[in-house]
RNA sequence: GUGCGUGUGGUGUAACGGUAGCAUAGAAGAUUGUGGAUCUUCAGGAGCGGGUUCGAUUCCCGCCACGCACC
Numbered sequence: 001g002u003g004c005g006u007g008u009g010g011u012g013u014a015a016c017g018g019u020a021g022c023a024u025a026g027a028a029g030a031u032u033g034u035g036g037a038u039c040u041u042c043a044g045g046a047g048c049g050g051g052u053u054c055g056a057u058u059c060c061c062g063c064c065a066c067g068c069a070c071c
Stems, first nucleotide, its partner, number of pairs: 001070007010024004018054001026042005047063005
């Protein structure tokens, strides 16, 4: 340089174009002699910029980062 793939809470991971879920971690409460475990609740997320669409995490284009292959 060329081609392909992947970017989603702190971390890991889902979702046929129609309310972004789950687990774990975190906070508060209940329980407990304390802690752990358990239960309830809460907060926290789309790599960036455009396009298509009534509607985009999803489809298209460009860029960025990472990975793989080739040269």
This is a predicted structure of a 71-nucleotide RNA (transfer RNA) from a Nanobdellota archaeon. Taxonomically the source falls in Nanobdellota (Archaea, Nanobdellati). Its mean pLDDT, the model's own confidence on a scale to 100, is 81.